Transfer RNA from an Anaerolineae bacterium, 75 nucleotides, folded computationally. The RNAcentral record of the sequence draws on ENA.
RNA sequence: CGGGGCGUGGCGCAGUUUGGCUAGCGCGCACCGUUCGGGUCGGUGAGGUCCACAGUUCAAAUCUGUGCGCCCCGA
Repeated sequence: CGGGGCGUGGCGCAGUUUGGCUAGCGCGCACCGUUCGGGUCGGUGAGGUCCACAGUUCAAAUCUGUGCGCCCCGA
């Protein structure tokens, strides 16, 4: 320098295919129950508005453009 992939709660991911049900799952965290206490188990809850900006659209995590960061391949 060229090509490709990825970016979504504290962590790991799904959701993008075909734009639209209010953004979900597991772990973790807080509280409650259970226990003499802890763990396990059960229940409840908090926490993101989807890397940033702009555009298209009635409507964008999803489509388009630019930029940033990480990873891979080639030179």
Record summary:
It matches the Rfam family "tRNA". Gene Ontology term of the family: triplet codon-amino acid adaptor activity. The family's RNA type in Rfam is transfer RNA.